[in-house]
Molecule: small-subunit ribosomal RNA
Organism: uncultured bacterium
RNA sequence: AGAGUUUGAUUAUGGCUCAGAACUAACGCUGGCGGCGUGCUUAACACAUGCAAGUCGAACGCGAAAGGGGCUUCGGCCCUGAGUAGAGUGGCGCACGGGUGAGUAACGCGUAAGUAACCUACCUCGUUGUUCGGGAUAACACUUCGAAAGGGGUGCUAAUACCGGAUACACUUUUCGGGUAGCGAUAUCCGGGGAGGAAAGGUGCCCUCUGAUUCAAGGUACUGCAGCGGGAUGGGCUUGCGUCCCAUUAGCUAGUAGGUGGGGUAACGGCCUACCUAGGCGACGAUGGGUAGCGGGUCUGAGAGGAUGAUCCGCCACACUGGCACUGGAACACGGGCCGGACUCCUACGGGAGGCAGCAGUGAGGAAUAUUGCGCAAUGGGCGAAAGCCUGACGCAGCGACGCCGCGUGGGUGAGGAAGGUCUUCGGAUCGUAAAGCCCUGUCAGGUGGAAAGAAGUGCAUUAUGGCUAAUACCCAUAGUGUUUGACGGUACCACCAAAGGAAGCACCGGCUAACUCCGUGCCAGCAGCCGCGGUAAUACGGAGGGUGCGAGCGUUGUUCGGAAUUACUGGGCGUAAAGGGCGCGUAGGCGGCUUAUCAAGUCAGGUGUGAAGUCCCACGGCUCAACCGUGGAAGUGCAUCUGAAACUGGUAGGCUUGAGUACCGGAGGGGAAAGUGGAAUUCCCGGUGUAGAGGUGAAAUUCGUAGAUAUCGGGAGGAACACCAGAGGCGAAGGCGACUUUCUGGACGGAUACUGACGCUGAGGCGCGAAAGCGUGGGGAGCAAACAGGAUUAGAUACCCUGGUAGUCCACAGCUGUAAACGAUGUGCACUAGGUGUAGGAGGAGUUGACCCCUUCUGUGCCGCAGUAAACGCGAUAAGUGCACCGCCUGGGGAGUACGGUCGCAAGAUUAAAACUCAAAGGAAUUGACGGGGGCCCGCACAAGCGGUGGAGUAUGUGGUUUAAUUCGACGCAACGCGCAGAACCUUACCUGGACUUGACAUCCCGGGAAUCCCCUUGAAAGGGGGGAGUGCCUUCAACCGAAGGAACCUGGAGACAGGUGCUGCAUGGCUGUCGUCAGCUCGUGUCGUGAGAUGUUGGGUUAAGUCCCGCAACGAGCGCAACCCUCGCCUUUAGUUGCCAUCGGGUAAAGCCGAGCACUCUAGAGGGACUGCCCCGGUUAACGGGGAGGAAGGUGGGGAUGACGUCAAGUCCUCAUGGCCUUUAUGUCCAGGGCUACACACGUACUACAAUGGCCGGUACAAAGGGCAGCUACAUUGCGAGAUGGAGCGAAUCCCGCAAAACCGGUCUCAGUCCGGAUUGCAGUCUGCAACUCGACUGCAUGAAGUUGGAAUCGCUAGUAAUCGCGGAUCAGAAUGCCGCGGUGAAUACGUUCCCGGGCCUUGUACACACCGCCCGUCACACCACGAAAGUCGGUUGUACCAGAAGACGUUGAGCUAACCGCAAGGAGGCAGGCGUCCAAGGUAUGGCUGGUAAUUGGGGUGAAGUCGUAACAAGGUAACCAAGGGCGAAUUCGCGGC
Repeated sequence: AGAGUUUGAUUAUGGCUCAGAACUAACGCUGGCGGCGUGCUUAACACAUGCAAGUCGAACGCGAAAGGGGCUUCGGCCCUGAGUAGAGUGGCGCACGGGUGAGUAACGCGUAAGUAACCUACCUCGUUGUUCGGGAUAACACUUCGAAAGGGGUGCUAAUACCGGAUACACUUUUCGGGUAGCGAUAUCCGGGGAGGAAAGGUGCCCUCUGAUUCAAGGUACUGCAGCGGGAUGGGCUUGCGUCCCAUUAGCUAGUAGGUGGGGUAACGGCCUACCUAGGCGACGAUGGGUAGCGGGUCUGAGAGGAUGAUCCGCCACACUGGCACUGGAACACGGGCCGGACUCCUACGGGAGGCAGCAGUGAGGAAUAUUGCGCAAUGGGCGAAAGCCUGACGCAGCGACGCCGCGUGGGUGAGGAAGGUCUUCGGAUCGUAAAGCCCUGUCAGGUGGAAAGAAGUGCAUUAUGGCUAAUACCCAUAGUGUUUGACGGUACCACCAAAGGAAGCACCGGCUAACUCCGUGCCAGCAGCCGCGGUAAUACGGAGGGUGCGAGCGUUGUUCGGAAUUACUGGGCGUAAAGGGCGCGUAGGCGGCUUAUCAAGUCAGGUGUGAAGUCCCACGGCUCAACCGUGGAAGUGCAUCUGAAACUGGUAGGCUUGAGUACCGGAGGGGAAAGUGGAAUUCCCGGUGUAGAGGUGAAAUUCGUAGAUAUCGGGAGGAACACCAGAGGCGAAGGCGACUUUCUGGACGGAUACUGACGCUGAGGCGCGAAAGCGUGGGGAGCAAACAGGAUUAGAUACCCUGGUAGUCCACAGCUGUAAACGAUGUGCACUAGGUGUAGGAGGAGUUGACCCCUUCUGUGCCGCAGUAAACGCGAUAAGUGCACCGCCUGGGGAGUACGGUCGCAAGAUUAAAACUCAAAGGAAUUGACGGGGGCCCGCACAAGCGGUGGAGUAUGUGGUUUAAUUCGACGCAACGCGCAGAACCUUACCUGGACUUGACAUCCCGGGAAUCCCCUUGAAAGGGGGGAGUGCCUUCAACCGAAGGAACCUGGAGACAGGUGCUGCAUGGCUGUCGUCAGCUCGUGUCGUGAGAUGUUGGGUUAAGUCCCGCAACGAGCGCAACCCUCGCCUUUAGUUGCCAUCGGGUAAAGCCGAGCACUCUAGAGGGACUGCCCCGGUUAACGGGGAGGAAGGUGGGGAUGACGUCAAGUCCUCAUGGCCUUUAUGUCCAGGGCUACACACGUACUACAAUGGCCGGUACAAAGGGCAGCUACAUUGCGAGAUGGAGCGAAUCCCGCAAAACCGGUCUCAGUCCGGAUUGCAGUCUGCAACUCGACUGCAUGAAGUUGGAAUCGCUAGUAAUCGCGGAUCAGAAUGCCGCGGUGAAUACGUUCCCGGGCCUUGUACACACCGCCCGUCACACCACGAAAGUCGGUUGUACCAGAAGACGUUGAGCUAACCGCAAGGAGGCAGGCGUCCAAGGUAUGGCUGGUAAUUGGGGUGAAGUCGUAACAAGGUAACCAAGGGCGAAUUCGCGGC
């Protein structure tokens, strides 16, 4: 720091997703040790049990028992225990510490101030005092009620408990005088007077003074108490500023705001009360609703920010729930009280008890959170003089990998690279120095032994010094010595012992993102954070091997920040991506010209205070390191205050004229409103002329017309709109405005002066204007025309077209509505920043008689364009450039401009405006293609012009279908279908039935036997099986008589490696092929342009068959294609002359190159020449090139062939061949026999033959080319009607043979008919091939003689030696072509032309297509699922209002009852208490509203969902251009009218 994902690719916009860090976490797998932290986020749910707040005898009275001892009359008593335990009175504490976050949006918290408006127990300092009295009461004793909890009565008693008196200041209050401050109220200081207000003792010691035995008074020390004044600490209250979301919460408020009097409080105050005033708060967000404890901090981030508020610290609030007060310095009190409520428990049913959000612990909830531990040793707290007691605060330990940090699971060496696993191209590679082996080490864990720090004190004893004192006493302080204190824990740590021994997993490996192979699976099972994987070769699923990452952890899930500049302060945008309000006026607000002076609010500088500690950062230090901890520093961007500065902003005072405005003159204009006037046209009415049609359309029909239309002429009526002028022109803020005249009226512009003196800009709310449609009321109504009706079109046609036609369109109303693609899709204002060229209005200059023209300038309106800008397109002084000011708006697509709520409206509806859910995109600009029922140019037998066919018949052949045991398989638009098949009777053959074989029919290797081979018999359908006989070869060595061994080839038997497969996959492939298309295209290098995809070149002007060539040009070149080079045909030359040829010469025949001679000619087959727009004329740009001509055998590529660019179609072929993978292995292999591929209701393709006279038949007579031939072609002869047969010469072929070419031509016949056409079919008889013609061959003869009389819609070929027509040959092949491949003979017609059909090329345009129009895509309906809205209701929550009610308590009042302290001789009084009444008030109740949530029959639209239905709306001119607003109609998309863009 970025990356993935929209596209064929690009760029920008934009969302989604990922990589990072962090958790109070949880879950999955795994788990060795230690340290430091941390641990109910949920039910502020309910709690068993134990503990968590007591202490003081030096405040006070009382006062046991057990045990021990003694005595005893045995009943008991005494001493001790012991003034102990214990409770009580009293004091202090219990308001701290600990827990929790329910409530709270608040002075609650934070920060800074104030308190002259206050309090503060304990602590501390100073000062003064501590006096004289009194009456009670717990405990206790006796008694009594009650189950208990708890009381009642009588009697006794103490105090530092309670009460009264005295005294008292520096206290309180009041008053008087004076000073200071202030405008004053008042505050403060000094002085005087009046009134009021205190107390408590305890302990130790001493005897100088008095009494005296201890000792007391007294003294003294310590301590306590009281008053006052300070300090410290802690708090109360007040204030400025800061502190979440919703405006779909906009108005709230009667103690409300203020005042006066009074009350109350520690204290100000409506805090409370009576009266008076009528205020107060709010868009700078009151009120209401939702949510939430706040901060230091924590996490993240570069920061600014964002999120958060566990642990630790500060503050607040709460303590089952609601209310209330008491005590107290402080509470409205977690482990206090009273009352109401809910719940739980006890009960003798009468009544009682309780509150873990203290520490443990239990249940419940939950994904989830620990021990009913030890100790007060340390730190801290309470009480105490102290010892000490208490302390679940705290210190420790336990549990949990929950987090952070550290350590270990070994180190070295070790290649036969072991075994094994995995992969493999079978060679090997890899796990891998990894293991084993050898040599070491000893952390942790284990064992044995040793062993800390944390402890400072306090007390006691004692010593010394000092203080106090009358005192060497006591006491206090300081220092020293001795003694005593550890939960953790025999823990940390150290040493030794033994031993590599006990200690590794988890996730991932398609891209992002580090890491790849095999097997299994086969859109299944599954994965997935996003993109996306999986449909038989998955690096994406599952397993394995290997690898990568981290490591006692690793992953997943959840959450937060980051990345995200994706809410933009730092730091974004708004012409087309989301986004400028329809337009103006203007309020608040924001911002604001030049200049002088002043103030100092903002601003800046410095100082001071504060910003707690902890955290973060830095330095140093302590645990072996680290985490962790300590010390110091820095920082804390803030707030307050003081001093200073005065440029800028701001305030105040003054001035100025340039911003703004006013006055004057002038011209322009569809600016607005009202009244009037005019002509053209449509329609209607009347009349005339006139006759059969008119009208309308693509074509028609509905319609009108003989009752006289249309047409035409004249007259009249009425409504609406204003041709030409008219323009990219004018005016207006926008909507909008168009005949003419008049009246009223707004604004802008130009000119020249004068005046005002910042009066300005923008503008949330607000107010006004606002096309069309629509609504209301009343008019009007010619034309047009939603709806509606009819006619057409159509599959349908609720449309487009036509004929009619109603609302409406028009007018009026200070009518309503308030929306548009209300657009320049561009808010308003000001300033600045090259030009050029139109146009409208004005002014000036020069010039002129004048009008133009020209120059300058202001205002408006267009086009082009520099800089700049922009994603690009584009914008460009009329900015989308550069800045300033203000407003509006945007934040992915859909849901949705919808629902609900509010406001407005008569309604239609408008406005404001969500969420659930769903998708990974949606969208902009530009690029390359493809496509268009877009355009331009141009080709092609593409059409047209012609000729001949196919489609009808019969047959042949192929295909589909059907059939079958099998009818083997493949090929399917063109580009499958006489195709693979250049030839299925067996074979072929792959199919079927049956019979057989299993190392196999075929290849290689090993072992045994045998030469090979040939013949015979038997069985069987054959394959195969059984038996017999003959026979011994070649090479080498030994031997040299027989023979033996080995080897090669071959046969046979055996074992296993393996063979075999026309089995599957052409969508795993190679190769080959088809097709677009022999179309003219397809690309590259460098350069240039563009952010880029890309463009340029290759486009343009010409030209060509051609991207062929020329010219031009930011291109210059090049490659593959085109052309040429190659073959062939056409002309010539030359070479050569047999098997070819025969002109000349000779011979010879019935004839004949038959023979000699010859090579001229033809021909053969080699080499050359020839044609190049070379020449001429014309056109053209002086070009390319075109037209014409000459010459020439041939002329503009001379004809034909071969040759097929980059690519497309997952085109075809695994059955030619090759080949990956899969499958099969006594079978999917191999052999054999028979059958099938030849079936046959039917459909299609391709052919043949015909339908006849341009013909058939008969007879006669001519002329080819190219081929083939030894398992062959076969002359010739004989024979047969013939197919053929028999014999047989020649020829491996320019020699011989196939081999008579046919059409043509000549003559004859037939005469238009199912024929002398046509030949199918069938019968009989044959021939040939072949082991074999039944299924199933071809041919021959005789006989038979079907359909068919030129072929519907439709469709094919062909442009010249072509079509048509005629025959000939060849391959395959034993035989079997109407097919295929070739050959020659005869030999046409037509092409005006490119509008149309088809295909193609180039340029351009539109595009929502890119699998590319066989594309994309919209809506209804049907089905499934999901969330949401409405809804008669119904059930909750919360809150308001009114009323009832009124516990406890407080206050007030009363107090006839009761009553110790004071007064009084007494009576009695004062004072107090109970009780009564009243006020306030919680729960509760009644009634009625608001808000909010759940649920609901039914209902509405929405979303989502591989293959449902109907249509075709949109994207191309999308076939009626689309879209916007509003209205009507219709199954649906939609359609129509009106206005707009």